[in-house]
RNA sequence: GCGCCCGUAGCUCAGCGGAUAGAGCGUUUGAUUGCGGAUCAAGAGAUCGCAGGUUCGAAUCCUGCCGGGCGCA
Repeated sequence: GCGCCCGUAGCUCAGCGGAUAGAGCGUUUGAUUGCGGAUCAAGAGAUCGCAGGUUCGAAUCCUGCCGGGCGCA
């Protein structure tokens, strides 16, 4: 340099163009406990890597860039 794949919550991941973007773990508060753990209940937390484009409507499709991985040279 070329090709392919990935980028969504603190972490690991779902998410077919359409309703308020979900789950597990973690975290906060409460219940329980002599204290903790475990368990149960409730909550907070992601303008979906960035910028454009297409569309009535984009995390999703298209283009460019940024970051990571793999392959070829």
Molecule: transfer RNA
Organism: Patescibacteria group bacterium